[in-house]
């Protein structure tokens, strides 16, 4: 883009076209008649004349007299026009040709002619059967019905003859001679008609070449079949029939069969080839209720005619009859679906007539239907408060709908009223005129219109009567809200939707089209996705397993001929319409007319001759064949050989062999294994040995003999295109497998036992049968691979390397075959290919066309079988596949780190407490964190408060903020007073603030906007943090490479803690990170000297820097130095590493802290805090009071105290750092066993205090026990803290004295001042650590090493993974579904052959009678 469409929403008006799907059935009417100028006649209608009744109208009757005319004889029509599209794959159609093998009523032309007689019949009466349709029998009658005779050659048959011609058969011309066939009247007296021949027009028969769907899972078909000859039969050829002969005739260029269809002009679509189509219109064909058959006819085997059979329908008296809408309307019925039971012969055409005219559902016209196609309409202009309303937002306002609207002016095309008003009309018929004449033919009056009072003209009216429909993720033009919440539901493909949907549904807007617009369904396109134009085959789908060779395609050089392809010129034809250009004609356009032009084909005919054929000849390069070298696991057949292995005998020997990650099945004392010696069996050939070589492939491997094939070289005698390819076919064809008969050593499917495992019909072991071997016959596939078909020729090179050959002394060159590797050019989708091409070309053959289904089924074919070969569809998916990239992963691989492992140390898990957590349990145990990276976690501290919880009491503009408006000012505040757990509620009482006023502030009521939420959602957020990880990495610009992704860089080769650094190198720089720069410790130097310090000097104590003094010193706190592989040696290109080196407080980042790259886990947190959104609002808020977060059969974690003698317990004596202290630290003294308690100096702190360090050490006991070890429960008496220790605080003293004597599986930290152990101080806090954060004492073992475990970093390899191995994935099952099949039978239908009955109707024989005809 297109339709004969359909449906779903809408609908003003014209014009032009169009309009069953069941060839399924049919009511009703109508669709073919017509001529009285052929007849005989006259029913019926009209006239006119006669009769009878009547005054008369009138009424009844008679009469073919006349206009006509119903039936019937008769003539032409009825074979046209009109329908449908079942049949048909066909000489059916299309095109071109042929008829020398025909025919043609009417029509035009020519030439003759038309005489004379006959007998019939329907009609009409009369009469029978029958319901009916129809039908019989009698008498009678006519013709342009029908016969009979005359007359005739130019017909026509038939024999001769002579001429031309061509195509075989032939044809044509022209003479003779025989035989034979004609006629029809009517009449208005113009004529119309008749018979015979010839010609032409016109229509038609038959023939013949090319063209015309699918399937090869249809290969073979064919008996009137193919010819001939003879006769019949036809308009005419012809096996059209028939009789004999003969054996043909078609067929891979597709017969035969099966399935499917009218065919063409045309029409869709497409640049074009093409693909698809056959509605209207025009040509052919077939057909007419289904099959058959003829007969009339100038033509039918005949749509509105016959006759037969059959179905159906309809009538019937049940004896019998009628009937055919695929004609025009309509009806039923099918369907998603397609119109009136219209008008008229006015036009055009048709039939018949001499005409008038009759008839025509042809045709012309109207109805109906947006069903297409064109036009036209629904209004212009102006108009900003950018109006109200609506939606939307960042919301006092803005944007949008939107100059839309309203409101002004202005047209009226279309409605609607009124008036007017066609062409289409031309003949004919009449009247008339004219030429010359009733003809003819031109002229003028008159008559004729279904459409129709239509079209088109005109006034009047009044914006007046007139929009919708799909769409808005992408592809495609066009976005917001709100509703829903993987529900609804969208959807052509991707896909959308699980609480912020531009994708569902709604609304507000956009956008497209527009009397429509959408959807469906088909066809074309794009789609180069079947590729002639115009594709491909190494890995994507795709090269036959290989060779030989049939047909066919294709073919070297070079000379003549010829002209079949090919080219040109011309002549015929290619109906018309359509199409496509020009004009014209409707107001325009659709449409319609008119001219043109093409119409690419056929088909004849002249020509050219380069190229392709073909004929005929030459020629040597291509193929081949001789000659002579030469090469190899080629090939079949035989002969021989050693080694290994098994078995067999002897022998020697003595207890085990064998096996495997261990083993155990197995052999062995009946003597194995192991080792000699000898025999036997089979089967395969080490070493050579290779990217070697041969062979078409499969394949081929000790020597050797004999037989056979090839290749290569070499020289250039021979032949002379003898070539390539190759669809069917032939043939070869590994391994398994099979089939008969040997053979069996060793090896080994199935088979057993032994391990293995969860299991193990495996992997390993121990036997072990088919088989592996031989012959002969099958089978015929392979990842049969170089995944790459065969030939032939072109196109850069290097380097090996196997055969021959030339030169050369060798080394080498050079050359011909072959076999490899790297590479240019080109070429690929990249990988790669690259003279052995996947480069550039030609030529033939195979083969491909999305995954699955499936190489299945079926069919058909080979095969002994297994099972090969050919080979589909239903169904189902939206990918499935390549090449390559970059992550990740891998029970891959190299390199390398890390308390990752190993050395070690000390712990957990066992016990008791404490503490979180899970689970229970509760009114409530409040949330939240959950592997590592939740679990002494938020929480640096829950008796009330916290408190978010739960029970009860209460408050509602609220506890606290803040706005406004009105009010009030004896309000709030305070004081006191009921009641109440308390909060709260009432009550009584004193009195607002500056300001002189006026005012202004406070506060309170009330009213409104609002407050308030620890309410969800951390998977809407932000901000903060954990984790890989203090791992060493992550990236950027340029530039280069790659079609791209993306690569280099960043890899490589040392190094390093380090992507630290060097060196190299298509890369060169650069940033985040590393490191360094900051703090803190180690040392020193200045400087400064209080509250610190004390050597010297001085004074004082019981003593003590306790005082003067000093600032050396420690010490404090600020600068500043110092360490950089700098300096040596050694190795090294550097970088750098190593050395108990040197020096040096300190050595190779000195320790130790801060410091966390790009990014990962939708990690974690709305309950820190902010913050979209939803949600609660006398509650999900706010207050109170008691209760709860503290519960306890029980799981787990992290601690903590032990289990003791390296200890416990008792004196005694020591030595820190680093903090905190006014609601505070608190010293001395006193009291108390003692937790504490009075009281208070000092100290706002280098000053006073907390403050005692413990372990450590000396001494004395305790002696291996549940203990003098360990302290847990309990009881009793106290102390603090606090309103308040009862749920549920902490500490002291007596008393109690539990479990537990070193902890299974597992499993944790740590590497040096660290583990280990000992104590101190703080945070938080009224009080309440065994936590937690910091501090110092003492002070250790042990690192061969990187095989393993964990983690992590770089390279590289493989991937079907990418949510990325916790990945992906594969079979079976449950239940639904979706398709398909299986089934004893049963049933309908089609088809071939064979028999059997056999309608009409044709042909042919035949009997009687009669005849001219009848």
């Nucleotide at each position: 883009g297109a339709u004969g469409a359909a449906c779903g929403c809408u609908a003003g008006c014209g014009g032009g076209a169009g309009g069953c799907u069941u060839a399924c059935a049919c009511a009703u009417g109508c669709a073919a008649g017509u001529c009285g100028a052929g007849g005989g006649g006259c029913a019926g209608c009209a006239c006119g004349a006669g009769g009878u009744a009547g005054c008369a109208a009138u009424a009844c009757u008679u009469u073919g007299g006349u206009g006509g005319c119903g039936a019937c004889c008769g003539g032409c029509g009825c074979a046209c026009g009109g329908g449908u599209g079942a049949g048909u794959a066909a000489c059916g159609c299309g095109u071109a040709u042929g008829u020398a093998a025909c025919c043609u009523a009417c029509c035009c032309u020519g030439u003759a002619c038309g005489g004379g007689g006959g007998g019939a019949u329907a009609g009409c009466c009369c009469g029978g059967a029958g319901a009916a349709a129809u039908u019989c029998g009698g008498a009678u009658u006519a013709a342009u019905a029908c016969c009979c005779c005359a007359u005739a050659a130019a017909g026509a048959u038939a024999u001769u003859g002579a001429g031309a011609g061509g195509c075989a058969u032939c044809u044509u011309u022209u003479a003779a001679u025989a035989u034979u066939u004609a006629a029809a009247g009517c009449u208005c007296a113009g004529g119309c008609g008749g018979u015979a021949c010839g010609g032409g027009a016109u229509g038609g028969g038959c023939a013949u070449g090319c063209g015309u769907a699918a399937c090869a899972u249809u290969a073979g078909c064919u008996a009137g079949u193919u010819g001939g000859c003879a006769g019949g039969g036809u308009a005419a050829c012809g096996g059209c029939c028939u009789a004999c002969c003969a054996a043909g005739g078609c067929u891979g260029c597709g017969a035969u069969g099966u399935u499917u269809a009218g065919g063409g002009g045309u029409c869709c679509u497409g640049a074009g080839a093409g693909g698809g189509u056959g509605a209207u219109c025009c040509c052919c064909c077939a057909c007419a209720c289904u099959g058959g058959u003829a007969c009339u006819g100038a033509g039918a085997c005949a749509c509105g005619g016959a006759c037969c059979a059959g179905a159906c329908u309809c009538c019937u008296a049940c004896g019998g009859g009628a009937g055919g809408c695929a004609g025009c309307a309509g009806u039923g019925a099918g369907g998603a679906a397609u119109a009136u039971u219209g008008g008229u012969c006015a036009a055009u055409g048709g039939g018949c007539g001499c005409a008038a005219g009759c008839c025509u559902g042809a045709a012309c016209c109207a109805g109906c239907c947006a069903u297409c196609c064109c036009g036209c309409g629904u209004g212009c202009a102006g108009g900003a408060a950018g109006a109200a309303g609506g939606c939307g937002c960042u919301a006092u306002g803005c944007g949008u709908u939107g100059u839309a609207a309203a409101c002004u002016g202005c047209u009226u095309u279309u409605g609607c009223a009124g008036g007017g008003g066609a062409a289409g009309a031309a003949u004919g018929u009449u009247c008339u005129g004219u030429a010359u004449g009733u003809a003819u033919a031109c002229g003028g009056g008159a008559u004729u219109g279904a459409c129709g009072g239509u079209a088109c003209c005109u006034u009047g009216u009044g914006a007046a009567u007139a929009a919708g429909c799909a769409u808005c993720g992408g592809c495609u033009a066009a976005c917001u809200c709100c509703g829903u919440g993987c529900c609804a539901g969208c959807a052509g493909c991707c896909g959308c939707g699980g609480u912020a949907a531009u994708a569902c549904g709604g609304a507000g807007g956009a956008u497209g089209c527009g009397a429509g617009c959408g959807u469906u369904a088909u066809c074309c396109g794009g789609a180069u996705u079947u590729a002639u134009u115009g594709g491909g085959u190494u890995u994507a789908a795709a090269g036959g397993g290989u060779g030989c060779g049939u047909a066919g395609g294709c073919g070297g050089a070079u000379u003549g001929a010829u002209a079949a392809g090919u080219c040109a010129g011309u002549g015929g034809u290619g109906a018309a319409a359509u199409a496509c250009u020009g004009c014209a004609g409707c107001u325009u356009a659709a449409c319609u007319g008119u001219a043109g032009a093409a119409u690419u084909g056929c088909c004849g005919u002249u020509g050219a001759u380069a190229c392709u054929g073909u004929c005929a000849g030459u020629c040597u390069u291509g193929a081949g064949u001789a000659u002579g070298g030469u090469u190899a696991a080629g090939g079949u057949a035989g002969g021989c050989g050693g080694a290994a292995u098994g078995u067999g005998u002897a022998a020697u020997g003595u207890a085990g062999c064998g096996g495997u990650g261990a083993a155990a099945u197995g052999c062995u004392u009946a003597g194995a294994u192991a080792u000699u010696a000898c025999a036997c069996a089979g089967a395969a050939c080490a070493c050579c040995g290779a990217u070697u070589g041969c062979g078409a492939a499969g394949g081929c491997a000790g020597c050797u003999u004999a037989c056979u094939g090839a290749g290569c070289c070499a020289a250039a005698a021979c032949u002379g295109a003898c070539g390539c390819u190759g669809a069917g076919g032939c043939a070869c064809g590994a391994a398994a497998g099979c089939g008969u008969g040997g053979g069996g050593a060793g090896c080994g499917a199935a088979c057993a036992g032994g391990a293995u495992u969860a299991g193990a019909u495996a992997c390993c072991c121990u036997g072990g049968u088919a088989g592996u071997c031989c012959a002969c016959a099958c089978c015929u596939u392979a990842a049969a691979c170089g995944a790459u078909g065969a030939a032939u020729a072109c196109u850069a090179g290097g380097u090996g390397u196997c055969g021959g050959g030339u030169c050369g002394a060798a080394a080498g060159a050079c050359u011909c075959g072959g076999u490899g590797c790297c590479a240019a050019a080109g070429c690929u989708a990249a990988c790669g290919c690259a003279u052995u091409a996947a480069g550039u070309a030609u030529u033939c053959c195979a083969c491909c066309u999305g995954g699955g289904g499936a190489g299945u089924a079926c069919g058909a074919u080979c095969g002994c079988a297994a099972g090969g070969u050919u080979g589909a569809a239903a169904c189902u998916c939206a990918a499935a596949g390549g090449a390559a990239u970059u992550g990740a992963c891998g029970g891959g691989g190299g390199c390398c780190c890390g308390c990752a492992c190993a050395a070690g140390c000390a712990g957990u898990g066992g016990a008791g407490c404490a503490u979180g957590u899970g689970g229970u349990u509760u009114a409530a145990u409040u949330c939240g964190a959950u592997g590592c990276a939740a679990c002494g976690c938020g929480a640096a501290g829950a008796a009330c408060c916290u408190u978010a919880c739960c029970a009860g009491g209460g408050u509602u503009u609220g506890a606290a903020a803040a706005g406004c408006a009105a009010g009030a000012u004896u309000u709030c505040a305070g004081a006191g007073g009921a009641u109440g757990a308390a909060a709260g509620u009432c009550c009584u009482u004193u009195a607002c603030c500056c300001g002189c006023a006026a005012g202004g502030g406070g506060u309170c009521u009330u009213g409104u906007a609002c407050a308030g939420g620890u309410g969800c959602u951390g998977c809407a957020u932000g901000g903060c943090u954990g984790u890989c990880g203090u791992c060493a990495g992550c990236u950027c610009g340029u530039g280069c490479c790659g079609u791209g992704a993306g690569g280099u860089g960043u890899u490589a080769g040392g190094u390093u803690a380090a992507g630290u650094c060097c060196u190299g190198c298509a890369a060169c720089g650069a940033g985040c990170g590393c490191a360094a720069c900051c703090c803190c410790u180690a040392c020193a130097u200045u400087u400064a000297g209080u509250u610190g310090c004390u050597a010297c000097c001085a004074g004082g104590u019981a003593a003590u820097g306790c005082u003067g003094a000093g600032c050396a010193c420690u010490c404090u706190a600020a600068a500043u130095g110092g360490a950089c592989u700098g300096c040596c040696u050694a190795c090294g290109c550097a970088a750098g590493u190593a050395g108990a080196g040197a020096g040096g407080a300190a050595g190779g980042u000195g320790g130790g802290g801060a410091u966390g790259a790009c990014g990962u886990c939708a990690a974690g947190u709305c309950c820190u805090c902010a913050u979209g959104g939803c949600c609660c609002u006398u509650a999900c808020a706010c207050c109170c009071u008691g209760g709860g977060c503290c519960a306890c059969a029980c799981a787990c974690g992290u601690g903590c105290u032990a289990c003791a003698a390296u200890g416990g317990u008792a004196a005694c004596u020591a030595c820190a750092g680093a903090g905190g202290g006014c609601u505070g630290c608190a010293a001395u003294a006193c009291c108390g066993c003692a937790a504490g308690g009075u009281g208070g100096a000092g100290c706002c702190a280098a000053u006073c205090c907390c403050a005692a360090a413990a372990a450590a050490g000396u001494u004395a006991u305790c002696u291996c026990a549940g203990u003098u070890c360990a302290g847990a429960u309990u009881g009793a008496g106290g102390g603090c803290u606090g309103a308040a220790a009862c749920u549920c605080g902490c500490c002291c003293u007596c008393a109690u004295g539990a479990a537990g004597c070193u902890g299974g599986a597992a499993u944790u930290g740590c590497u040096a001042g660290u583990a280990a152990u000992c104590g101190c101080a703080g945070a938080u806090c009224a009080g309440a650590a065994c936590g937690c954060u910091g501090c110092g004492g003492u002070g250790a073992a042990u690192a061969c090493g990187c095989u393993c475990c964990c983690g992590g970093g770089c390279c590289u390899u493989g991937u079907a993974c990418a949510c990325a191995c916790c990945g992906c994935c594969c079979g079976u099952c449950a239940a639904g579904c979706c398709a398909u099949g299986g089934a004893a039978g049963c049933u309908g239908a089609g088809g071939g052959u064979a028999c059997c009955c056999g309608a009409a109707g044709c042909c042919g024989c035949u009997a009687c009678g009669c005849u001219a005809a009848c």